Transfer RNA from uncultured Prevotella sp., 67 nucleotides, folded computationally.
RNA sequence: GGUAAUAGCUCAGUUGGCAGAGCACUAGCUUCCCAAGCUGGGGGUCGCGGGUUCGAACCCCGUUUAC
Numbered sequence: 001g002g003u004a005a006u007a008g009c010u011c012a013g014u015u016g017g018c019a020g021a022g023c024a025c026u027a028g029c030u031u032c033c034c035a036a037g038c039u040g041g042g043g044g045u046c047g048c049g050g051g052u053u054c055g056a057a058c059c060c061c062g063u064u065u066a067c
Base pairs, nucleotide, nucleotide: 002067003066004065005064008023009022010021011020017054025041026040027039028038029037047063048062049061050060051059
């Protein structure tokens, strides 16, 4: 100097406008039981601190960590 940091894990989020998916967790249905399957639910200070803006995960500055 470059890239990355978003749910427990892996990751999306695109020209700034309600934060999402899969897996996992959990409740119910189904089953003699388990697994599988189906339906629902919980879980996030978007690494951190500022700035711009009516409004920032997204733009700007600084900073931390990893490669």

Its Rfam family is "tRNA". Rfam classes the family as a transfer RNA.